A computed fold for a 394-nucleotide RNA from a Pseudomonadota bacterium, annotated as Bacterial RNase P class A.
A source record names the gene rnpB.
Of the family's consensus pairs, 97% are formed in the model.
The RNAcentral record of the sequence draws on ENA.
RNA sequence: GCGGAUGGCCGGGUGGCCGCGGGGGGCGUUAAAGCCCCGCGAGGAAAGUCCGGACUCCCCGAAGCAACGGUGCCGGGUAACGCCCGGCCGGGGUAACCCGAGGGAAAGCGCCACAGAGAUUAGACCGCCACGGUCACCCCGGAGGUUCGCCUUCAGGUGUACUGCGGUAAGGGUGAAACGGUGGGGUAAGAGCCCACCGCGGGGCUGGCAACAGGCCCGGCACGGCAAGCCCCACCGGGAGCAAUGCCAAAUAGGGGCUCCACACGGGCGGCUUCGGCCCCGGGGCCCGGGUUGGCAGCUAGAGCGCGGCGGUAACGGCGCGCCGAGAGGAAUGGCCAUCCCCGCCGCGGGCUUCGUGGUGGGACAGAAUCCGGCUUACAGGCCAUCCGCGCGC
Numbered sequence: 001g002c003g004g005a006u007g008g009c010c011g012g013g014u015g016g017c018c019g020c021g022g023g024g025g026g027c028g029u030u031a032a033a034g035c036c037c038c039g040c041g042a043g044g045a046a047a048g049u050c051c052g053g054a055c056u057c058c059c060c061g062a063a064g065c066a067a068c069g070g071u072g073c074c075g076g077g078u079a080a081c082g083c084c085c086g087g088c089c090g091g092g093g094u095a096a097c098c099c100g101a102g103g104g105a106a107a108g109c110g111c112c113a114c115a116g117a118g119a120u121u122a123g124a125c126c127g128c129c130a131c132g133g134u135c136a137c138c139c140c141g142g143a144g145g146u147u148c149g150c151c152u153u154c155a156g157g158u159g160u161a162c163u164g165c166g167g168u169a170a171g172g173g174u175g176a177a178a179c180g181g182u183g184g185g186g187u188a189a190g191a192g193c194c195c196a197c198c199g200c201g202g203g204g205c206u207g208g209c210a211a212c213a214g215g216c217c218c219g220g221c222a223c224g225g226c227a228a229g230c231c232c233c234a235c236c237g238g239g240a241g242c243a244a245u246g247c248c249a250a251a252u253a254g255g256g257g258c259u260c261c262a263c264a265c266g267g268g269c270g271g272c273u274u275c276g277g278c279c280c281c282g283g284g285g286c287c288c289g290g291g292u293u294g295g296c297a298g299c300u301a302g303a304g305c306g307c308g309g310c311g312g313u314a315a316c317g318g319c320g321c322g323c324c325g326a327g328a329g330g331a332a333u334g335g336c337c338a339u340c341c342c343c344g345c346c347g348c349g350g351g352c353u354u355c356g357u358g359g360u361g362g363g364a365c366a367g368a369a370u371c372c373g374g375c376u377u378a379c380a381g382g383c384c385a386u387c388c389g390c391g392c393g394c
Base pairs, nucleotide, nucleotide: 001390002389003388004387005386006385007384008383009382010381012340013339014338015337016336017335018334020041021040023038024037025036026035027034043365047376048375050374051373052372053371054370055241056240057239058238068237069236070235071234072233073087074086075085076084077083088102089100090099091098092097103232104231108230109229110226111225112224125172126171127168128167129166131164132163133162134161135159136158138157139156141154142153143152144151145150180198181197182196183195184194185193199221200219201218202217203216205214206213207212245297246296247295248294255288256287257286258285259284260283261282266280267279268278269277304323305322306321307320308319310317311316341363342362343361344360345359346358347357348356349355
């Protein structure tokens, strides 16, 4: 210098003007309204609402079991977690480092598409090999015949052809996966058939809290994969959520009670009719309870934040000092100008991988709604620290 890895931080500054939402003080007012002053007012993710809690209400005697849901290597951290830290194992990378739903497949059931001969008490397509048959060729031998050129037949060898019956699982081929891998011996060809190493299984030893690692001995190998299929094992888990929940409480409508008025209409109370009476209905007044809108609380001082030093590899814990950092509620936190900063483009001047100056464009993602710990996702631009690889110079 180039390329990369990890962790952390910022995410516009200052001033002026005009606004917005709460709070405090003053003037003012019967009370308001209004005016003035002071101070505060979004985030690293406020987001997705995916986990874990605090808090509240409902249910519930305790424990166990079953069902359902979740978690799943080991140790630690934490209020808790599916989060974080450290480690182990497996995979990727030259490396820094990164990734992993990472318990159990000899408890049982189920599945393994396509291709392939065969997908698990698996299988033989090509190939390889033994034996037999046909055929061809070659060579040699025996017997017979002969016109001496040779012919016939039997036996043997070979394969450049075909076939029967077996052996084999080395090699080819299929597949994500083929009843261990590499090398040697062995064999007709082969094969854990035998041997060495690796792998696997069992036992024990050493180190480690453990996951696990490394030696040793035994076994020739029996046991394919999938549990983000059922299942088994261990551990965890009541339900709903601040529109939770509690308090105050109008007007109107509706409910209940008491009382007054009126029996005009309608209905009812003697077997029927008329009159009278009573009840319902109707109208007025008072009271009660529920409850919509509304108001208040919950509501922001907390598993809080900053700094210092201590313990711990770390996550984190504990100590001391300091600080208070929105609390609205259909919801405020905004806009304009100037200047500085950062990143681009254009021009000019010096100068030539840079500086000055002028102009111009851009500065993201997004936005509290009870609160807290996490995870995930979005994000213009920039800063810091540590580390790795390559090249060059000393």